This is a predicted structure of an 88-nucleotide RNA (c-di-GMP-I riboswitch aptamer) from a Gemmatimonadota bacterium. It was read from a public genome assembly, where an Rfam model found it. Its mean pLDDT, the model's own confidence on a scale to 100, is 89. Taxonomically the source falls in Gemmatimonadota (Bacteria, Pseudomonadati).
[in-house]
RNA sequence: CGCCGACAAAGGCAAACCCGGCGAAAGCCGGCGACGCAAAGCUACGAGGCUACGGCGCCUGAUGCGCCACGCCAGUCGGGCCGCCGAC
Numbered sequence: 001c002g003c004c005g006a007c008a009a010a011g012g013c014a015a016a017c018c019c020g021g022c023g024a025a026a027g028c029c030g031g032c033g034a035c036g037c038a039a040a041g042c043u044a045c046g047a048g049g050c051u052a053c054g055g056c057g058c059c060u061g062a063u064g065c066g067c068c069a070c071g072c073c074a075g076u077c078g079g080g081c082c083g084c085c086g087a088c
Stems, first nucleotide, its partner, number of pairs: 004086002012037002018031005035075001041081003045078003048073003054068005
């Protein structure tokens, strides 16, 4: 240094619910709180999933329906970058 991840050590992150805020929504931010995580650190490059303000096309008396990301998800998977410790 690489691989690997221990009934090791020091720590770290923080699901859901709830509260406040932003957003059309998915979702995000903050607080509380821990389901869990050896990358549950960062990154939307690939795959996959979510939403549809708006656009297009239908239909209806009205309400609607279908398709599309430029939006979102990294705690869906893969890739890239950085990283604590040191047993087998």